[in-house]
RNA sequence: AUGUCAUCAAGAGUAGGUGAGGGACAGGCCCUGUGACCCUACAGCAACCUGUUUUUUGCAAGGUGCUAAAUCCCGAGAGAUGAGUU
Numbered sequence: 001a002u003g004u005c006a007u008c009a010a011g012a013g014u015a016g017g018u019g020a021g022g023g024a025c026a027g028g029c030c031c032u033g034u035g036a037c038c039c040u041a042c043a044g045c046a047a048c049c050u051g052u053u054u055u056u057u058g059c060a061a062g063g064u065g066c067u068a069a070a071u072c073c074c075g076a077g078a079g080a081u082g083a084g085u086u
Base pairs, nucleotide, nucleotide: 001086004083005082006081007080008079013042014041015040016039017038021031022030023029025075027073028072043067044066045065047064048063049062050060051059052058071078
C1' cells in the first nucleotide's frame, strides 16, 4: 500500500516550547492570542490486541490508539482506529 472483519452517543489533561490557525472533504455550526494546530515531558482513559481472573458492566496498563463538542451535525460514502490477509 491492497483488500477483509469489528467498532465509532461511554471514558480521559496539565505544564513547557512555538505562535495562527484548527475541527479529514462540501455546507453548517463551533474551538482559538484567556494561545489553536504541532512538538516535548508527565499524567490519565481503556476501544482492539495482550496478560490475569471468581468468565464479567472485573482487574492490569505491556503493544497500538485516544484524552472539545454523537465520527460535532449533515451530505457524499467517505473517514478514523484496531486485529488479521496478500